A computed fold for a 73-nucleotide RNA from a Patescibacteria group bacterium, annotated as transfer RNA.
Rfam family: tRNA. The family's RNA type in Rfam is transfer RNA. Gene Ontology term of the family: triplet codon-amino acid adaptor activity.
The sequence is in RNAcentral, with records from ENA.
Model confidence (mean pLDDT): 81 of 100.
The organism belongs to Bacteria candidate phyla, within Bacteria.
RNA sequence: GCGCGUAUAGCUCAGCGGUUAGAGCACCACGCUUAUAACGUGGGGGUCGGAGGUUCAAAUCCUCCCAUGCGCA
Numbered sequence: 001g002c003g004c005g006u007a008u009a010g011c012u013c014a015g016c017g018g019u020u021a022g023a024g025c026a027c028c029a030c031g032c033u034u035a036u037a038a039c040g041u042g043g044g045g046g047u048c049g050g051a052g053g054u055u056c057a058a059a060u061c062c063u064c065c066c067a068u069g070c071g072c073a
Stems, first nucleotide, its partner, number of pairs: 001072006010025004018056001027043005049065005
């Protein structure tokens, strides 16, 4: 330099153009307990890597850029 992949919550990930962006774990509160853990209930937390474009509508499609992984040279 070229090709392919990944990027969504603190972490691991789901979400194949349409309702409000979700799960598990973690965190906080409450319940339970002598207490802790476990368990149960509830809650907070995201401008979906950045910028543009297509569309009535984009996390999702297209282009460029940044980061990162693999391969080729």